[in-house]
Molecule: Glycine riboswitch aptamer
Organism: marine eukaryotic metagenome
RNA sequence: CAGCGGGAGAGUUCGCACGGGUGGCCGUGUGGCGCCGAAGGAGCAACCGCCCCGGAAUCUCUCAGGCCAAGGGACCGCUG
Numbered sequence: 001c002a003g004c005g006g007g008a009g010a011g012u013u014c015g016c017a018c019g020g021g022u023g024g025c026c027g028u029g030u031g032g033c034g035c036c037g038a039a040g041g042a043g044c045a046a047c048c049g050c051c052c053c054g055g056a057a058u059c060u061c062u063c064a065g066g067c068c069a070a071g072g073g074a075c076c077g078c079u080g
């Protein structure tokens, strides 16, 4: 790097628009509020490193991302 398998958290929240439906309602988009940390990003620095330079968490933040399921998913295992 490729293939396969596993893989968490947090709204089935409140409006608006459009579409579907006789209707209860459903789907999509968008905004508000609330929330989550495990794409990415930023911060601290235990530690590695003789010093310098440098590296550095699953901790912290929540910009980005996400909050039924699905998908995605850090990371882990096996095979090549």
Base pairs, nucleotide, nucleotide: 001080002079003078004077005076006075011033013032014031015030016029017028018027019026020025034067035066036065040063041061042060043059047055048054